The part of an RNA shown here (small-subunit ribosomal RNA, 3' minor domain) has 149 nucleotides and comes from Pseudonocardia bannensis. The coordinates come from a structure-prediction model, not an experiment, and the mean pLDDT is 80. NCBI's taxonomy places the organism under Bacteria, Bacillati, Actinomycetota, Actinomycetes, Pseudonocardia. Rfam family: Bacterial small subunit ribosomal RNA.

Context: one part of a larger RNA
RNA sequence: CACCGCCCGUCACGUCACGAAAGUUGGUAACACCCGAAGCCGACGGCCUAACCCGCUUGCGGGAGGGAGUCGUCGAAGGUGGGACCGGCGAUUGGGACGAAGUCGUAACAAGGUAGCCGUACCGGAAGGUGCGGCUGGAUCACCUCCUU
Numbered sequence: 001c002a003c004c005g006c007c008c009g010u011c012a013c014g015u016c017a018c019g020a021a022a023g024u025u026g027g028u029a030a031c032a033c034c035c036g037a038a039g040c041c042g043a044c045g046g047c048c049u050a051a052c053c054c055g056c057u058u059g060c061g062g063g064a065g066g067g068a069g070u071c072g073u074c075g076a077a078g079g080u081g082g083g084a085c086c087g088g089c090g091a092u093u094g095g096g097a098c099g100a101a102g103u104c105g106u107a108a109c110a111a112g113g114u115a116g117c118c119g120u121a122c123c124g125g126a127a128g129g130u131g132c133g134g135c136u137g138g139a140u141c142a143c144c145u146c147c148u149u
Stems, first nucleotide, its partner, number of pairs: 003112001005109001008105002011102001013099004018094003023089006031081004039074001041072004047067003052063005115136009
């Protein structure tokens, strides 16, 4: 490779990541309640008990202390419950990015054939259209102002 140009969006196909999602499945640390091992501490009265104390009938009785026991507080593990946080999977769904030669149209770029663009509302297969407000980064024609020659 210069209008047989450029270019926009829907739709179709493929790939990738992401979001939503009934639900499902793990993890973490707490909370409430239940249960409650060992052990510490406390309480208790029947039981056992050589050393210490007392008494006497000299081997027994009583006391102190000790032991086992029971109960209670604390208490690990465990159980139940409703939540919190973090993650996996998830029918389906939403847009996104990308992908030589798919479909529909032609919105933009020239006055792009209705100037374009911005905001907003409504509408439409799609680009988009229409209304209202705004901008010129609009072509053309005329006039005015300024600058240069």